[in-house]
RNA sequence: AUGAACGCUGGCGGCGUGCUUUACACAUGCAAGUCGAACGCGAAAGUGGCCUUCGGGCCGCGAGUAGAGUGGCGAACGGGUGAGUAACACGUGGGUAACCUGUCCUGAAGUGGGGGACAACUCGAGGAAACUCGAGCUAAUACCGCAUAUGUUUGCCUCACUACGGUGAGGUAAGCAAAGGUGGCCUCUUCUUGAAAGCUACCGCUACAGGGUGGGUCCGCGUCCGAUUAGCUUGUUGGUGGGGUAAUGGCCUACCAAGGCUACGAUCUAUAGCCGGCCUGAGAGGGCGAUCGGCCACACUGGUACUGAGACACGGACCAGACUCCUACGGGAGGCAGCAGUGGGGAAUAUUGGACAAUGGGCGAAAGCCUGAUCCAGCAACGCCGCGUGGAGGAUGAAGGCCUUCGGGUUGUAAACUCCUGUCAGGUGGGACGAAAUGGUUUCGGUUAAUACCCGGAAUCUCUGACGGUACCACCAGAGGAAGCCCCGGCUAACUCCGUGCCAGCAGCCGCGGUAAUACGGAGGGGGCAAGCGUUAUUCGGAAUUAUUGGGCGUAAAGGGCGCGUAGGCGGCUAGAUAAGUCAGGGGUGAAAUCCCUCGGCUCAACCGAGGAACUGCCUCUGAAACUGUCUGGCUUGAGUCCGGGAGAGGGUAGUGGAAUUCCCAGUGUAGCGGUGAAAUGCGUAGAUAUUGGGAGGAACACCAGUGGCGAAGGCGGCCACCUGGACCGGUUCUGACGCUGAGGUGCGAAAGCGUGGGGAGCAAACAGGAUUAGAUACCCUGGUAGUCCACGCUGUAAACGAUGGCCACUCGGUGCUGCGGGUAUCGACCCCUGCGGUGCCUUAGCUAACGCGUUAAGUGGCCCGCCUGGGGAGUACGGUCGCAAGGCUGAAACUCAAAGGAAUUGACGGGGGCCCGCACAAGCGGUGGAGCAUGUGGUUUAAUUCGAUGCAACGCGCAGAACCUUACCUGGGCUUGACUGUAGUGGACCGCUGUAGAAAUACGGCCUUCUCUUCGGAGACUGCUAUAGAGGUGCUGCAUGGCUGUCGUCAGCUCGUGUCGUGAGAUGUUGGGUUAAGUCCCGCAACGAGCGCAACCCUUAUCCUAUGUUGCCAGCACGUAAUGGGGGGGACUCAUGGGAGACUGCCGGGGUCAACUCGGAGGAAGGUGGGGACGACGUCAAGUCAUCAUGCCCCUUACGUCCAGGGCUGCAAACAUGCUACAAUGGCCGGUACAACGGGCAGCGACACCGCGAGGUGAAGCGAAUCCCUUAAAGCCGGUCUCAGUUCGGAUUGAAGUCUGCAACUCGACUUCAUGAAGCUGGAGUCGCUAGUAAUCCCGGAUCAGCAACGCCGGGGUGAAUACGUUCCCGGGCCUUGUACACACCGCCCGUCACACCACGAAAGUCGGUAACGCCCGAAGU
Repeated sequence: AUGAACGCUGGCGGCGUGCUUUACACAUGCAAGUCGAACGCGAAAGUGGCCUUCGGGCCGCGAGUAGAGUGGCGAACGGGUGAGUAACACGUGGGUAACCUGUCCUGAAGUGGGGGACAACUCGAGGAAACUCGAGCUAAUACCGCAUAUGUUUGCCUCACUACGGUGAGGUAAGCAAAGGUGGCCUCUUCUUGAAAGCUACCGCUACAGGGUGGGUCCGCGUCCGAUUAGCUUGUUGGUGGGGUAAUGGCCUACCAAGGCUACGAUCUAUAGCCGGCCUGAGAGGGCGAUCGGCCACACUGGUACUGAGACACGGACCAGACUCCUACGGGAGGCAGCAGUGGGGAAUAUUGGACAAUGGGCGAAAGCCUGAUCCAGCAACGCCGCGUGGAGGAUGAAGGCCUUCGGGUUGUAAACUCCUGUCAGGUGGGACGAAAUGGUUUCGGUUAAUACCCGGAAUCUCUGACGGUACCACCAGAGGAAGCCCCGGCUAACUCCGUGCCAGCAGCCGCGGUAAUACGGAGGGGGCAAGCGUUAUUCGGAAUUAUUGGGCGUAAAGGGCGCGUAGGCGGCUAGAUAAGUCAGGGGUGAAAUCCCUCGGCUCAACCGAGGAACUGCCUCUGAAACUGUCUGGCUUGAGUCCGGGAGAGGGUAGUGGAAUUCCCAGUGUAGCGGUGAAAUGCGUAGAUAUUGGGAGGAACACCAGUGGCGAAGGCGGCCACCUGGACCGGUUCUGACGCUGAGGUGCGAAAGCGUGGGGAGCAAACAGGAUUAGAUACCCUGGUAGUCCACGCUGUAAACGAUGGCCACUCGGUGCUGCGGGUAUCGACCCCUGCGGUGCCUUAGCUAACGCGUUAAGUGGCCCGCCUGGGGAGUACGGUCGCAAGGCUGAAACUCAAAGGAAUUGACGGGGGCCCGCACAAGCGGUGGAGCAUGUGGUUUAAUUCGAUGCAACGCGCAGAACCUUACCUGGGCUUGACUGUAGUGGACCGCUGUAGAAAUACGGCCUUCUCUUCGGAGACUGCUAUAGAGGUGCUGCAUGGCUGUCGUCAGCUCGUGUCGUGAGAUGUUGGGUUAAGUCCCGCAACGAGCGCAACCCUUAUCCUAUGUUGCCAGCACGUAAUGGGGGGGACUCAUGGGAGACUGCCGGGGUCAACUCGGAGGAAGGUGGGGACGACGUCAAGUCAUCAUGCCCCUUACGUCCAGGGCUGCAAACAUGCUACAAUGGCCGGUACAACGGGCAGCGACACCGCGAGGUGAAGCGAAUCCCUUAAAGCCGGUCUCAGUUCGGAUUGAAGUCUGCAACUCGACUUCAUGAAGCUGGAGUCGCUAGUAAUCCCGGAUCAGCAACGCCGGGGUGAAUACGUUCCCGGGCCUUGUACACACCGCCCGUCACACCACGAAAGUCGGUAACGCCCGAAGU
């Protein structure tokens, strides 16, 4: 934007528009007639009169009416449709000397005189009908001769002109016309009221000339897709004669010739009416061709002619066909793509309306008649335009709704309410424009003999409106009757709540929805448009996404594998000519409408009218001559030629050489050889391998050899000879633009492959065997055939690559290699400077998306060719063509996806690389995995076994204490403002003691009884009850969260500011060289700085100094004891608590860059962060925790809350994890004996003493603790015993007896004693910890706690090792680099088969149809 449709909604008016589909079929009505002033005939009903045989008849009116017929004109216009048509159909501009033109206009001439018919009609006949036949009568402006011919046509002659085709003029010969009608008049003639000849006017008629209008025909240019349509054509192309037409022409025909069209696309197929214009677009373009206008074509389908000025005719004819209808079955009728209307088709498109009043058309002299053209009305929001649905005031910001942080906000001046207005609709009344003509009368003018008639003008009178009582106007009443639709995640204007819970649904693209959805549905609110709003469909735009304007081809799609060359395109310098292109000016045309501008008419607008501009085009005339073209002449620089040189794996043919492999023969020689990661197959005692000599044969040419050379590319490598192509350098002889490119065409073209014939040493597809492997149709090994080689022929493809077509010109430099020259210098060679050609690298400008390219361009320009237009399907199918085949070339579509792709960036990853680290491996020590037990977990069981934690980073974890409690679980019994908080009211103290029922909670009682403050009013505390606000939840969601924590990881990293680089993501810094435990430090550097991390600062430990000196200490002095720092005393030591010192690579030496640092040494208690701890960067894992706590949302509220009792969390077939104790002699047991530290203690630790075998008990001192107690440390040491065994190892299990805690040890505590004495003799695959005061081993303490499941956890001290070559490998990590198709990031991505479902396309035995061509047969109407 639309001729739209669909959904929801719908007040009015104006102007437009309305079957886009079945050119499908049509009932019914209407759409083309008219003329009596061309002609002949000629009713009826009814009525008046007369007659009547009463059946009727006749006459007049109706009426010369209706009607049909002859004749004229019209019917070829107007109206419809777009099937066909790719065409002179259309558009535009021309030609017609190759033509026609009724009616109309102008001019000029004529209209004389005859004849014979046919309809109608009458009679008869046939037929169901349509209709037809026969006989007879008759008129004309119907028809036919004759006369005349201004003329016209044709033939001939002459002249003029000519574009040589003809045209014009004159003459001559022949042919060719006609029709009358109406009105008026009597001047002349005849009859004579008046008529007829006649006259006159008008309408006609005939021949002609000119004009106008309308057509026919021809030509230039323009006008769609397909080459998977490349050849087409026999009336075909041309000529001659003839025919035909208004007219040219193969338009037709006979003959002759063999032509004509085509790559600038013929022919064929598909599609399509064309244009003015319409839509879109900045334009150029693209799409369309409704309404309006021009042209064409068609009229059921096909064919044909007739009539006519005009038709091959929409409402004419004939024939054929299909279909429908009528029928008496013999035969007939019909054609809505006219207006309405019907059926059908379809998403879809209107009334079987009114009128000829206007405009226009046909006929007519006219009145008039006809007119579904037209003008109007009806239906439809289908479109455009206009109007309304009210205006002003109105805050308590009402109610209600919605939201809420509960304060409020919003709907919202919105409403109510007050005051107004009166459009539209409604009612009442008035009421147009569109109408001018025609006709009557009067008058003027023309005509005429004429005051008739007729024609024209004026005045006046009269008549005519479908729309329509419509537009418009006035009045009445009253805010009364009149708002919806879509949207609100981004694009894109507009946000909240509820519901739902990957469901239901939304969606134009991206995408929403899995319990907090601004995206679904509803609501409130908001946004947009508005009598409409959305959706769908289609076109253009955006899309520079087919690029003329205006794109590309190294890697994104895209350079032909490479030459030669045809057509074509393009083309050096100079002079002249020309004027095709080009430019300027003039003329013609470019219809109207539309678009644009101005003005005007409907109240405005839409709409309409007028004027202008424009219509970018075509034709033509005149001019210009720079450029292009063309013609002519010249030139030498492009191109070529000639002469002289050197270089080269350039090509072809013939020959020749040595090394090596293999094979054969012979010699020596003996047991292996060969092969691999390791092997085996294989070869070898019939003598291999090895080695020596001789021979055969084929293929390839080591070193030289080089980003060296040559060639167009493919490609080319021993040496020599012959034949041969090209390039280069130097000279500058000659030609004079001879050039460049190159669609088709043609040639060459690696390897593999094919055909024929040779050849065959080595190698080697296929094949065989051996290995490897889960398998191994592979990689490895042993063999081995085509093939590789030669000749001839075919194939014609490659990552045929520089992934870069060819040619020419221009544009900074540096440095190699190669070929040929020049200069300087020299005796000469080098070196040095320089020219041309080739071949590399680096780089400037510039280009590029970047990578990169960069005089060998991917830079800047010119010319030509090839190619591209999202991915897949697919280089597939079909067709064509080439090929022996394999296959090549050309080359789609359906369907499907929302991407595919390029370059670069940051990460991550790699069975990539480099560097480095860590108890990571290695080297060691000890464990675990086997046994028994303990504890935790999964699983299972159960009324419940509460819940959470689940690879590392869950599993002696939350739990630093489950018998009740805890406790969240189960069963049962209770309570409902509740176990807990606040407020108000009310009562009372509460507490304590106690009774009954009960398992208890609880219920009902009894006894006892107030406290603090006080201004004496009361207030407060505690407690019971009532009410209320609300409590309560270990219910859900750790994937809504805070906080806390784990982990990578105490790994060395993670970032920022500014600057710089890059289009950008980003980079740089942070990389590099060293060094470190460390992004630690140093040096360098487009970076310079900074932050969080590292380190240090903190605690502890190791040494010393100092101060203090009890509860700690005791050297010296001295008292006492059986003995003891026990008492004096001391301030030395230890120790404790403070404060200090000390260690910093500070010193020396070696190395290192005069560095950082590192190695060694000295001193030192300690040496290179001394040991240990606390401390955990940016972040990752939706890691863990809603059951510590907090918290959003959801859920429960006589229960998912709360109280109580009992049970459970401890259940146990087998499984896992973490530990303890062991299996013993480095040990067990017995006796004796030595040395700690950290800690804890008043509801506590509890000494000494006594009792008990013992756990423990009794009683009780001391101690709130450097004082007392726990508290004997144990391993150790000394002595004894056991002697290798299931034991004097080991202690599970069980029995009995006890102790302690506790309301209570049954489920379910710990400990003791006696008895019992299981498994187990060092543990498979695998796996864990530890690098020094560490591992190992030995005890001690503490938290929790009545007691204890503790063998756990957290600490303490005692004794006290081994080993580290080293970084290849395993694991984890850091830095740099590389590849990437990964980014949820390798636990990634991703390929194919199969199974199921669905879709599209293809194939398929066949079958059916359409179209085209050719041959033959039949053949209507018609000419």
The RNA shown here (small-subunit ribosomal RNA) has 1423 nucleotides and comes from an uncultured prokaryote. Rfam family: Bacterial small subunit ribosomal RNA.